[in-house]
Molecule: transfer RNA
Organism: uncultured Bacteroidales bacterium
RNA sequence: GCUCUCAUAGUUCAAUGGAUAGAACAAAUCUCUCCUAAAGAUUAGAUCCGGGUUCGAUUCCCGGUGGGAGUA
Numbered sequence: 001g002c003u004c005u006c007a008u009a010g011u012u013c014a015a016u017g018g019a020u021a022g023a024a025c026a027a028a029u030c031u032c033u034c035c036u037a038a039a040g041a042u043u044a045g046a047u048c049c050g051g052g053u054u055c056g057a058u059u060c061c062c063g064g065u066g067g068g069a070g071u072a
Base pairs, nucleotide, nucleotide: 001071002070003069004068005067006066007065010025011024012023013022018055027043028042029041030040031039048064049063050062051061052060
């Protein structure tokens, strides 16, 4: 250089065109406790960037950025 692949919450992962993007751990608040831990309840938090297709895009297409793999 070329080809393939990945990018979603603080972290690890779901969601393959259609309801308000979901779960676990982590965080905050509350309950419980003399205090802490544990347990329970509640809350907040994300689609790498730009464009295109579509009534509708995390999903499909193009380009870019970054990570990984293969190739000489």